[in-house]
RNA sequence: CCUCUAGAUGGCGAUGGAGUUCGCCACAACCGCCUGAUGGCUGAUGACUCCUACUGCUUG
Numbered sequence: 001c002c003u004c005u006a007g008a009u010g011g012c013g014a015u016g017g018a019g020u021u022c023g024c025c026a027c028a029a030c031c032g033c034c035u036g037a038u039g040g041c042u043g044a045u046g047a048c049u050c051c052u053a054c055u056g057c058u059u060g
Stems, first nucleotide, its partner, number of pairs: 009026005016051006032041003
């Protein structure tokens, strides 16, 4: 100096925040799907719950 492993810590999981839990990563993890193209489509979660924003219907 390089490689591997373990622990701690931190980060990430297609649009905001919080809690719980799971998985992944150590400069990587991550950065949605369809169409030849034009263009089009779903969802605020990785999963659960709550709040906010957005959308549809009904009532006052």

Predicted 3D model of a 60-nucleotide RNA (Fluoride riboswitch aptamer (crcB RNA motif)) from Thermoflexus sp. It matches the Rfam family "Fluoride riboswitch aptamer (crcB RNA motif)". Rfam links the family to the GO terms positive regulation of gene expression and response to fluoride. The organism belongs to Thermoflexus, within Bacteria.